[in-house]
Molecule: RNase P RNA; transfer RNA
Organism: Deltaproteobacteria bacterium
RNA sequence: AGAGCAGGACAGAUGACCGCCGCUUUGCCCUGUGGCGGAGGGGAGGAAAGUCCGGGCUCCAUAGGACAGGAUGCUGGAUAACGUCCAGUCCCGGUGACGGGAAGGAAAGUGCAACAGAAAGGAAACCGCCCGAUAUGAAUGGCCUUGUGCCACUCCGUCGGGUAAGGGUGAAAGGGUGAGGUAAGAGCUCACCAGUCCCGCCGGUGACGGCGGGAGCUAGGUAAACCCCAUCCGGAGCAAGACCAAAUAAGGGGAGUUUGAGGGUGGUCCGCCCGAAUCCCCGGGUAGGUCGCUUGAUCUUGACGGUAACGUCAGGGCUAGAUGAAUGGUCAUCGUCCCGAAUCGCGCAUUGCGUCCCUUCGAGAAACAGAACCCGGCUUAUGGCCUGCUCUAACA
RNA sequence: GUGGGUGUAGCUCAACAGGUUAGAGCACUGGGUUGUGGCCCCAGAGGCUGUGGGUUCGAGUCCCAUCACUCACCCCA
Numbered sequence: 001a002g003a004g005c006a007g008g009a010c011a012g013a014u015g016a017c018c019g020c021c022g023c024u025u026u027g028c029c030c031u032g033u034g035g036c037g038g039a040g041g042g043g044a045g046g047a048a049a050g051u052c053c054g055g056g057c058u059c060c061a062u063a064g065g066a067c068a069g070g071a072u073g074c075u076g077g078a079u080a081a082c083g084u085c086c087a088g089u090c091c092c093g094g095u096g097a098c099g100g101g102a103a104g105g106a107a108a109g110u111g112c113a114a115c116a117g118a119a120a121g122g123a124a125a126c127c128g129c130c131c132g133a134u135a136u137g138a139a140u141g142g143c144c145u146u147g148u149g150c151c152a153c154u155c156c157g158u159c160g161g162g163u164a165a166g167g168g169u170g171a172a173a174g175g176g177u178g179a180g181g182u183a184a185g186a187g188c189u190c191a192c193c194a195g196u197c198c199c200g201c202c203g204g205u206g207a208c209g210g211c212g213g214g215a216g217c218u219a220g221g222u223a224a225a226c227c228c229c230a231u232c233c234g235g236a237g238c239a240a241g242a243c244c245a246a247a248u249a250a251g252g253g254g255a256g257u258u259u260g261a262g263g264g265u266g267g268u269c270c271g272c273c274c275g276a277a278u279c280c281c282c283g284g285g286u287a288g289g290u291c292g293c294u295u296g297a298u299c300u301u302g303a304c305g306g307u308a309a310c311g312u313c314a315g316g317g318c319u320a321g322a323u324g325a326a327u328g329g330u331c332a333u334c335g336u337c338c339c340g341a342a343u344c345g346c347g348c349a350u351u352g353c354g355u356c357c358c359u360u361c362g363a364g365a366a367a368c369a370g371a372a373c374c375c376g377g378c379u380u381a382u383g384g385c386c387u388g389c390u391c392u393a394a395c396a
Numbered sequence: 397g398u399g400g401g402u403g404u405a406g407c408u409c410a411a412c413a414g415g416u417u418a419g420a421g422c423a424c425u426g427g428g429u430u431g432u433g434g435c436c437c438c439a440g441a442g443g444c445u446g447u448g449g450g451u452u453c454g455a456g457u458c459c460c461a462u463c464a465c466u467c468a469c470c471c472c473a
Stems, first nucleotide, its partner, number of pairs: 001392008010383001012334007020043002023040007045368001049379002052377005057237004064270004069233005074088005089103001090101004104228002109226002111222002126167002128163007137155002140152004144147001175193006194218001196215008241291004251282005262274003283472003298317008336365002339362004345355004397469007406422004415453001424440005446462005
C1' cells in the first nucleotide's frame, strides 16, 4: 500500500426567534361544564420497522383431563421466558484473522430415487474372464484300412453354470492397497489403513477425547418425506377489558326450547361453571368520552461472585404518552467530510508540472427512518468514525 | 394493532405426495388464404417461477429470511 476479519461508541453541538403535544403552578372571565392567558420543566430510535419468537398484563374456571395439532432437538449454564444469549464438544468452510451448523433416531416400520444403466437395496451377469456340454464348420497335429475315415487340441457359434477383479451407466453400484488363494474370481484368508459396534482403563459435571483389546468384514442415501423418541405449549388479544354517554325498532323470516337448548373465543370428547332462553339470515344505529397508560423483569454509579451470559448488595435518578395521531421550521457561530482556487513546503525540473500535512477563501454534503399497552430477543434497512487483528507485496 | 391469504409469459390460469427441456387460452411477430381486411390454417418469439439463502443427486413444489399486494375486525338486536 492492497485485500480482509472482529469489536466499540455516535447518530452533529450551542444560542436566538416562531410554532406543536402532555405535566406542574398560577392570573382573569364565567352560575357551571368551561374559555383566554403567564411562568417553569419534559418531548422518538438503534433500529421506534418487519410482526418472526418469548414473557408480563387483561378476560374467559383457580386454567382441569384425554386425543388431535403445533414448536423445539449436541452438552453444560444464564433467564420471567424463548426458537435468544454465554461457555464448550464435534463437523464443515477459509492460507489466515475468523465464520457457519434445523448437530436426536435410517442394524422400529412405511415410502421415495426421474433419465441412464444388465442391475437402485441384504440387488444385479450387458460386455469381459473362467468351467462343462455340444450339431455343423474351420485351422493344426497324429494313426493306417488312404476314406465325404477316426482321434486329440484350438478357434468361432449355441446351451447350461460360476464370477462383482476389469469395462461401461449414474448423484449414488455394498470399504481401500498389497500378498496369498482360485478354473476364473471374491474379506474367501492374511497384513496395514479407514469406518461401525462391544468391552476395559484414564481425563471431563457433560457432549466428547485419549489408550488398549475384541467382533464382524462394512449392515448405503433421504426424517427442511411420513414416522419414532424426548421436552414444552389452554384460548384470545389494549380493537384485551371496565365505566359513562348517544342512536335505532317493542322490525321481518327461519331453526329450536326444562325430555337441558345454548354459552363460557380456534378442533373433538369428558369434566366444571352459568343457564331459560339462544342461534342464523335480512335489517338498523353510532363513528363520542374517561380509565387501562406508563415506576418498570426500569436507568445509572460503585463493590462483590462468576471465564462469560448474568446475578446479589448499596447509593442516586424519573426519562414522551399522542388518538386523522405532537416531538418541527428559520437564522447565526463552531465541528466533521468532499470539491475547486491560492499560499507555504517537497519532488522532477528552462518559464513550468505534479503532490499536498497545515493555513486562507469560495461552493456544497450529512443516511436509514417516526413511539401507539409494556418489556426481552431475532431479522432486515442504514451514514461516516475509532480500536484491535490477519494475509499478500516491498523496504528497514 | 391483531389474525388470515396470494405472488408462474403483456393478461387470465395450469403443472397430481420433488424428476429430465415449466404448459394452455387471449394478446404479439412472420408466412399462407382473399381483390382488401377480418375469421381461418401453419410456424415462431416471449419465463433465471417476486427476491436471497439452505435441504436434496435434483426445488415452481420442502424449509428459513425478505419484498410487494390483498381480506376481515365496533354496537344494537